[in-house]
The RNA shown here (Bacterial RNase P class A) has 432 nucleotides and comes from a Flavobacteriales bacterium.
The coordinates come from a structure-prediction model, not an experiment, and the mean pLDDT is 76.
NCBI's taxonomy places the organism under Bacteria, Pseudomonadati, Bacteroidota, Flavobacteriia, Flavobacteriales.
Its Rfam family is "Bacterial RNase P class A". It is annotated as a ribozyme.
RNA sequence: CCUGUGCAUCGCUCCGUCGCCUCCUUCGCCUCCGGGUGAAGGGGGAGGAAAGUCCGGGCAUUGCAGGGCGCCGUGCUUCCUAACGGGAAGGGGUGCCGUUGGGAACGACGGCAUCACGGAAAGUGCCACAGAAAGGGAGACCGCCGAUCGUCGCAGCCAAGGGAAGGCCCGCCUUCGCCAAGGCUUCGGCGAGGCAAGGGUGAAAAGGUGGAGUAAGUGCCCACCAGUGCCGGUGGUGACAUCGGCAGCUUGGUAAACCCCACGGAAUGAAAGACCAAAUAGGCCGGGGAUGCGCCGCAAGGCGUGAGAGGACGGCCCGUCCGAUCCCGGCGGGUAGGUCGAUCGAGGUCCGUCGUGAGGCGGAUCCCAGAUAGAUGACGGAGGUCCGCUGCAAGGCGGAUACAGGACCCGGCUUACAGAUGCACAGGCCUU
Numbered sequence: 001c002c003u004g005u006g007c008a009u010c011g012c013u014c015c016g017u018c019g020c021c022u023c024c025u026u027c028g029c030c031u032c033c034g035g036g037u038g039a040a041g042g043g044g045g046a047g048g049a050a051a052g053u054c055c056g057g058g059c060a061u062u063g064c065a066g067g068g069c070g071c072c073g074u075g076c077u078u079c080c081u082a083a084c085g086g087g088a089a090g091g092g093g094u095g096c097c098g099u100u101g102g103g104a105a106c107g108a109c110g111g112c113a114u115c116a117c118g119g120a121a122a123g124u125g126c127c128a129c130a131g132a133a134a135g136g137g138a139g140a141c142c143g144c145c146g147a148u149c150g151u152c153g154c155a156g157c158c159a160a161g162g163g164a165a166g167g168c169c170c171g172c173c174u175u176c177g178c179c180a181a182g183g184c185u186u187c188g189g190c191g192a193g194g195c196a197a198g199g200g201u202g203a204a205a206a207g208g209u210g211g212a213g214u215a216a217g218u219g220c221c222c223a224c225c226a227g228u229g230c231c232g233g234u235g236g237u238g239a240c241a242u243c244g245g246c247a248g249c250u251u252g253g254u255a256a257a258c259c260c261c262a263c264g265g266a267a268u269g270a271a272a273g274a275c276c277a278a279a280u281a282g283g284c285c286g287g288g289g290a291u292g293c294g295c296c297g298c299a300a301g302g303c304g305u306g307a308g309a310g311g312a313c314g315g316c317c318c319g320u321c322c323g324a325u326c327c328c329g330g331c332g333g334g335u336a337g338g339u340c341g342a343u344c345g346a347g348g349u350c351c352g353u354c355g356u357g358a359g360g361c362g363g364a365u366c367c368c369a370g371a372u373a374g375a376u377g378a379c380g381g382a383g384g385u386c387c388g389c390u391g392c393a394a395g396g397c398g399g400a401u402a403c404a405g406g407a408c409c410c411g412g413c414u415u416a417c418a419g420a421u422g423c424a425c426a427g428g429c430c431u432u
Base pairs, nucleotide, nucleotide: 001428002427003426004425005424006423007422008421009420010419012383013382014381015380016379017378018377020045021044022043023042024041025040026039027038028037029036030035047403051414052413054412055411056410057409058408059269060268061267062266066318067317068316069315071265072264073263074262075261076090077089078088079087080086091117092115093114094113095112096111097110098109099108100107101106118260119259123258124257125254126253127252141199142198143195144194145193148192149191150190151189152188153187155185156184157183158182161179162178163176164175165174166173167172168171207225208224209223210222211221226250227249228247229246230245231244232243233242234241235240273340274339275338276337283331284330285329286328287327288326292305293304294303295302296301310322311321312320313319347366348365349364350363351362352361353360354359384401385400386399387398388397389396390395
C1' cells in the first nucleotide's frame, strides 16, 4: 500500500417558489356551548433501524391480598442497569496461529476466533451401520504364546526284550552301523488352554511414554505424565488458579433426551383505559335465587346478624372477598359527536470527576412529531460522494445517490443497508 473479516460513526447539502401538519400570540366568524373554522406574525415537524413483534419494563384495567400444584423461562463468576434471555470485565472448554521446554508421553507463554458454559457418581432412556465386542470387563476377526497338557512328524540319544556272530566256566560274557515295546531331548505342525499388549472396524474400543517381569502378555508391578476421588496450604469478592500428600482408582458419550438442582414468572394492551354531551324503549321473553332472626320505631324506615343463585382474585385446587332496586341467557331499540390518555422523560447535548470497563456522580444548557383514514411533498437551480467513458493533465460527458417512514412511551435483541471515515485482526506485495 492492497484485499478480506469484525466492530463503531455518518449516511446527501444549500438556495428559491408553491403546498401539508401542529403549537403559541393577536384579530374575527359559526355554535346544539361539548366545540368548529379563517387571517396575520412567530416556533417546531420521522429512524439507526421507525422494521420484526423476539425479550424487559413504565403506565392503565381486572375490588384487596395469600398458599399449593401445574406450566413456562433463564443457567460459569463478579459487576452495570428500573429490569432483561441485555451489556462490561474476567474464568474455563474447544479450534487455529506464533514462540518455546522435554528422550518421549506431555506441557508453557502470547494472539485471534468461538461456546445453547448448572448437574452424567440420584434415576430412566439412546449410541444406527460397521465391527469379535459399545460400557463398572462386554469381547476374539487377523494375530502372539503354547511354560502346563495332548497328538503327529524329522533327527539324535537311552532302552526291557529279541536277533546275528564269536568265546567259554553250558549259562554267562563280548561285539554289531540289525529289529524293537517304551522313554528323553532339540526343532517343526496341529490342538486343549492362555492373552487383549500389535493390526483391522468405527465418531468413540476404556489412559499414555519408558522399564522390570512373563510361555506370551495386560497397571499385574515400578518411575514419570495426564485424569479422577479424598485430605490440606497459598492467592483471588468469585468462577477458579497453583502447590503438596494419599490412593493403581482409569470410573465413555449424550440433558436445544426425559429428569434433577437453583433462580425468576399473572393476563390484556392505547381499538388499554378515564371523562363530557346527546339520544332511545331504565322495552319484551326464558331460567335461577333471596325475601330468615334480633333490637328501636305508631308507621315508613334504621342498626346488627344469618343464608345465599351468581361472580371476582392467573390454568387448576384451597382460601379470601363481592353479592339481593340481584344474577345468567336471548330478542329488540338508541348513540357512534367530542375531550383526556398523548409526549417533560429510567430525556438529549456539553464539561468536569470516579471507575480497566459497561456505567455512576456533579454542574451547565435545551424542549426536539403528536396525526386520528392518519402530516414534511412537487418544481427549478447550484453543489457533495460514488461508478463508467475520454484526456498527458486540468478538465469534459453520462449515470447513480443505500435500507427505508411514527401512532402510548422507554431499554435491549434480531434482520436490511449504495457509499464514506476510523479502529482491531488475518493474508499478500514493496521498501528498510